RNAcentral holds the sequence, with entries from ENA and SILVA. The RNA shown here (small-subunit ribosomal RNA) has 1466 nucleotides and comes from an uncultured Spirochaetota bacterium.
RNA sequence: AACGAACGCUGGCGGCGCGUCUUAAGCAUGCAAGUCGAGCGAGAAAGGGUAGCUUGCUAUCCUGGAAAGCGGCGGACUGGUGAGUAACGCGUGGGUGAUCUAGCCUUAAGUUGGGGAUAGCCUGUGGAAACACAGGGUAAUACCGGAUACGCUUAUAUUCUUGCGGGGAUAUAAGGAAAGGCGCUUCGGCGCCGCUUGGGGGUGGGCCCGCGUCAUAUUAGAUAGUUGGUGAGGUAAAGGCCCACCAAGUCGAAGAUAUGUAGCCGGACUGAGAGGUUGAACGGCCACAUUGGGACUGAGAUACGGCCCAAACUCCUACGGGAGGCAGCAGCUAAGAAUAUUCCGCAAUGCCCGGAAGGGUGACGGAGCGACGCCGCGUGGAUGAAGAAGGCCGAAAGGUUGUAAAAUUCUUUUAUUGCUGAAGAAUAAUGGGGGGAGGCAAUGCCCUUCUGAUGACGGUAAGCGAUGAAUAAGCCCCGGCUAAUUACGUGCCAGCAGCCGCGGUAACACGUAAGGGGCGAGCGUUGUUCGGAAUUAUUGGGCGUAAAGGGCGCGUAGGCGGUUAGGCAAGUCGGGCGUGAAAUGGCGGGGCUCAACCCCGUCACUGCGCUUGAAACUGCUUGACUUGAAUAACGGAGGUGCAACUGGAAUUCCGAGUGUAGGGGUGAAAUCUGUAGAUAUUCGGAAGAACACCGGUGGCGAAAGCGGGUUGCAAGCUGAUUAUUGACGCUGAGGCGCGAAAGUGCGGGGAGCGAACAGGAUUAGAUACCCUGGGUAGUCCGCACUAUAAACGAUGCACACUAGGUGUUGGGCCGUGCGGCUCAGUGCCGGAGCGAACGUGUUUAGUGUGCCGCCUGGGGAGUAUGCCCGCAAGGGUGAAACUCAAAGGAAUUGACGGGGGCCCGCACAAGCGGUGGAGCAUGUGGUUUAAUUCGAUGAUACGCGAGGAACCUUACCUGGGUUUGAAACGCAAGGAAAAGGCAAAGAGAUUUGCUGUGGGGGCGACCCCGUCUUGCACAGGUGCUGCAUGGCUGUCGUCAGCUCGUGCCGUGAGGUGUUGGGUUAAGUCCCGCAACGAGCGCAACCCCUACUGCCAGUUACCAUCACACAAUGGUGGGGACUCUGGCGGAACUGCUAGUAACAAACUAGAGGAAGGCGGGGAUGACGUCAAGUCAUCAUGGCCCUUAUGUCCAGGGCGACACACGUGCUACAAUGGCCGGUACAAAGCGAAGCGAUGCCGUGAGGCGAUAGCGAAGCGCAAAAAGCCGGCCGUAGUUCGGAUUGGAGUCUGAAACCCGACUCCAUGAAGUUGGAAUCGCUAGUAAUCGCACAUCAGCAUGGUGCGGUGAAUACGUUCCCGGGCCUUGUACACACCGCCCGUCACACCAUCCGAGUUGAGGAUACCCGAAGCCGUUAGUCUAACCGAAAGGGGGACGAUGUCGAAGGUAUGCUUAGUGAGGGGGGUG
Repeated sequence: AACGAACGCUGGCGGCGCGUCUUAAGCAUGCAAGUCGAGCGAGAAAGGGUAGCUUGCUAUCCUGGAAAGCGGCGGACUGGUGAGUAACGCGUGGGUGAUCUAGCCUUAAGUUGGGGAUAGCCUGUGGAAACACAGGGUAAUACCGGAUACGCUUAUAUUCUUGCGGGGAUAUAAGGAAAGGCGCUUCGGCGCCGCUUGGGGGUGGGCCCGCGUCAUAUUAGAUAGUUGGUGAGGUAAAGGCCCACCAAGUCGAAGAUAUGUAGCCGGACUGAGAGGUUGAACGGCCACAUUGGGACUGAGAUACGGCCCAAACUCCUACGGGAGGCAGCAGCUAAGAAUAUUCCGCAAUGCCCGGAAGGGUGACGGAGCGACGCCGCGUGGAUGAAGAAGGCCGAAAGGUUGUAAAAUUCUUUUAUUGCUGAAGAAUAAUGGGGGGAGGCAAUGCCCUUCUGAUGACGGUAAGCGAUGAAUAAGCCCCGGCUAAUUACGUGCCAGCAGCCGCGGUAACACGUAAGGGGCGAGCGUUGUUCGGAAUUAUUGGGCGUAAAGGGCGCGUAGGCGGUUAGGCAAGUCGGGCGUGAAAUGGCGGGGCUCAACCCCGUCACUGCGCUUGAAACUGCUUGACUUGAAUAACGGAGGUGCAACUGGAAUUCCGAGUGUAGGGGUGAAAUCUGUAGAUAUUCGGAAGAACACCGGUGGCGAAAGCGGGUUGCAAGCUGAUUAUUGACGCUGAGGCGCGAAAGUGCGGGGAGCGAACAGGAUUAGAUACCCUGGGUAGUCCGCACUAUAAACGAUGCACACUAGGUGUUGGGCCGUGCGGCUCAGUGCCGGAGCGAACGUGUUUAGUGUGCCGCCUGGGGAGUAUGCCCGCAAGGGUGAAACUCAAAGGAAUUGACGGGGGCCCGCACAAGCGGUGGAGCAUGUGGUUUAAUUCGAUGAUACGCGAGGAACCUUACCUGGGUUUGAAACGCAAGGAAAAGGCAAAGAGAUUUGCUGUGGGGGCGACCCCGUCUUGCACAGGUGCUGCAUGGCUGUCGUCAGCUCGUGCCGUGAGGUGUUGGGUUAAGUCCCGCAACGAGCGCAACCCCUACUGCCAGUUACCAUCACACAAUGGUGGGGACUCUGGCGGAACUGCUAGUAACAAACUAGAGGAAGGCGGGGAUGACGUCAAGUCAUCAUGGCCCUUAUGUCCAGGGCGACACACGUGCUACAAUGGCCGGUACAAAGCGAAGCGAUGCCGUGAGGCGAUAGCGAAGCGCAAAAAGCCGGCCGUAGUUCGGAUUGGAGUCUGAAACCCGACUCCAUGAAGUUGGAAUCGCUAGUAAUCGCACAUCAGCAUGGUGCGGUGAAUACGUUCCCGGGCCUUGUACACACCGCCCGUCACACCAUCCGAGUUGAGGAUACCCGAAGCCGUUAGUCUAACCGAAAGGGGGACGAUGUCGAAGGUAUGCUUAGUGAGGGGGGUG
């Protein structure tokens, strides 16, 4: 795009078309083929006359003409259907010299004279009926002889012509006709319609031929009337069409036969075309008419609405017998997703009959039903903003529906109604006119003209009025493809889906609404065909790796084929002619108002045939040629094949000798072997197999393959030069041959090796990898099978052409110093080109030609089945159901690897100290609980949020209250200030009572600020979602990386830069480079610290000067020092030497306070982990709203069998205790730090308090250390848990649940299993101090200083990381992917003892109807005959053939089948 469609929703009108695609299933009823009285006889009803009379009957006559019959023509057309048919069935073009043709036209001649029957009818018989029979009698355009006859037929003869049986002529012989009817008449005849015999035409057939016409080779052989001949028969006609005889042919790989499917075509649909699909409607042909068989009649049938027989089915029956055939039009039943009225009419067109009038016609013309299709029209037009209401969205403003509606106005197609009202009708009869031919005339005949009946549709189309916007809109879609989006509901549910895919709480994808998009009386869905699909490729594809080159050769058929000349004209090309039906189609025009539709003209119909030309190419033929091909002569190389002979090394075994304890084997071992003498070594012998070195991307062969040597035989290849043949060539379906290893059969052989088997190891296991001892088959030889391999260059063969460079093998030529040229091989690199890329590239995967083989998504499956081959194993050929939305190739970026290279890091190693064991502290899990609030959970949670839970905090629980609320803002109304104070109740919140009463402005009403109550908007939520988010943070990681612009490369992903060589802590720097630059990171800039200069100097400092003191910078003073804090300097590989490429840099040194980043901090690239946090804060959505909000009291967060993390204190003598004594830094302090003094053992207290908002005063004692003493290895003078008692402090309040003090108590613990952590220097370890939080509470956190080590060979290993490279079937990225069995469920399929159908075949039996033949039983009108009888005919009987049926056999196919097999999906 299309449809003979169906289904869903919806539906106003008209025109034109179409309408059982399914069971060629079955059918009630009506109709669908009749007509002619001008062929014939007879003649009902009815009407009339006459007669008889019983007055309504009989007889008869006339009119009348029904039904039926004889006869003629037509029922072979029209109409239906597509079962069968793969065929001369159809299409196309021819042939018929091998033929027929009724009716029609034309032409010639004729139409004479006789005869005998028969239906109807009458009488009778049988039967239920259908119907049949007997007798009598009758007519014809029915039937039959006779006459005559041609140019007819047959035979013979002659002859002309031609193309086989054609046509013409002549002669002879034989044969063959007829029918009348009607009209007119001057009665002579004439006319019309018929009839007969011929000729011609036309129309319609029959038969034959060329070409074309589906699938399967898992159908390869078929055929006995089969193929041909002769003769006879038969037909309208050729012919095995049929028969007899003879011969043995005929068809087939260019597909016979078989099987499946199918009516064919013009055309239709689609497509740019070529094609593909299709054959409804219309038209041509064929076939069929319930199934099968058969003939009759006829011009024509083997006959849809005829006959006979058989079978099935249905109906009637008196059971004896009969009847029937909708695939005609309607209609019914069943089937089905599905397809109409038992309508009207012969008015038109056509057909049949008739002289005509006319009759018939379910053909046809019309109407009805169905949106089934195509086409047209309408459902209103204009104005209309308050942009109404309502809906939807939005926080609001507002937006949108939307000029849409309403409203105003206009129109009237359509609708309803009224009136008018075509065309389709042409003519026939009839009547009249004109003309014409012929005739004696008339009726007639021919041409023409006027008149002239008839309409199913239908009062239709159309027209004119009336009424009134009145009667008329839906369907699908809105994630992308694909035009069109929002809200709500739902929450992997319900559902959607053509593909991709949506849905797990913010769904543009489900459902609904609103809005939008598309089409519109339709819109969607489903089905089917073509297209897109170059996805079967003729046009127009491929085969190295994606599917695809046969394992290799020889060669048959076939296909293709060198140069040249002549001829022919099959192919090819041109002209002409015929045909290619019409319709359809294109174009132009015309008619219905347009269109659909219809009509006219023209073109096209790409084809076939005939004819006439051309001769380049192909072909055929004749002749020639040498370049393709081949042969001979002369050389050459070779693991080419076959056969025979032969050699040495090694191995094993045997014998002997020497010799002694091991040998062997492995990652390590063991089995094994050896004192019965091994291994080792020497000599001798035997056996079998294989041939070191040479040896080589070297050689040969078609491939498989071929390797010691010699000989023989055989074949191929190659070089140079001649000669010969003269296209002899290339390819190659089938076919034939060769064909590794393994395997098979028979016979040999058997040293080594060695499936199976055995043992030892390894291992969770180890039916393996490793080892041993054996060791069978095998490996070897001969003969015979097998026929497959990653049989690979994954690359078929042949020929030609198309840049090079460099090796190598074998020849030839030139040159001869190197070398150069050339032919045939064999390698590497590479250009153009090709290619998806990888790559290939004269050995092509380039450009061409010829021929062969093969491919068409993955799985199922190289399976099943059939066939062929094989001894078997198995091989060759080779599907389908079902299932998936991919499978696959090449390349890219990552990630990964028990891959490689390089390099880092307290990563290992080397060290020091810990954790893991104990007690306690703290956090977590778990458990418990009314609650033990919540979060954090590998690294990257667990002394984490929390920098401090007794109340508060607090979010949890219990209980008690409260509801515009504890706090905020607005409005309205009302009230008065409110706060505060006192008292009472209560656990308190709170309630009640009393008391207390505002400020500012304005004269005032009143206003503002503040406040209370009530109400409305709203507040509030530590409720949920960190997977809706912002912000902040952790981690990889302070790792050195991550990117961009432009350029270049690549089809592209992408690459390059960023890789490489060095170097660095570093993508740091240098060099190189199709890259050149740049950004975020690194480094530096910032801060602290180490040295120093300058400036400044109080509260800090005190050298000099002076004063004072018991002493002290205490004081004057100073600006030197320390220090403070501001600005500078200083370090940069700058210098020297070496190394390096003399680059970057590295190493060493000098100087220097500091040296190669001096030490430390802050600083965290692109990104990763849906990492963490909705409970810091912010925030979308959802949820709660007398509660999930809020207030209060008490409790809980502190529980405790356990488990883990992080710490503290220890286990002691490098220690503990006691006494004495020295030296910090950094901080903090007003609701604060708090000296001195006094009291207390102490925590602490007292108090008038001093001083200090602090370089001033205070906290403040630093501690380890040092000096001295005691302790003496002990569960202790270690250790301090736990517990008892007594206290201190803070605080409303220390019971749950604080810290501290004193006295007493004195637990575990004696250095910690597996495992594991930190640290590289002022570090670890160790020692104390301060601060934040804070009323109080620190073993935690954050800072500060004191003392102050050990070790690093090194990078193999563990962990993490960086760069390069490699492999990949991974990309959620190795915590990946993924294979097979087993278990379960479902699905299709194969085999299967069988079983049930269907089909066709063969053989035989039976044998209907019937044709043909035979016969002479019965009967017999026409003719012959005087008769008898004959001739002829019918019936009967019989024979061949013969349908259905039966029996038997095997074949094909379908259903079903216990059980078995594999396969697919989950």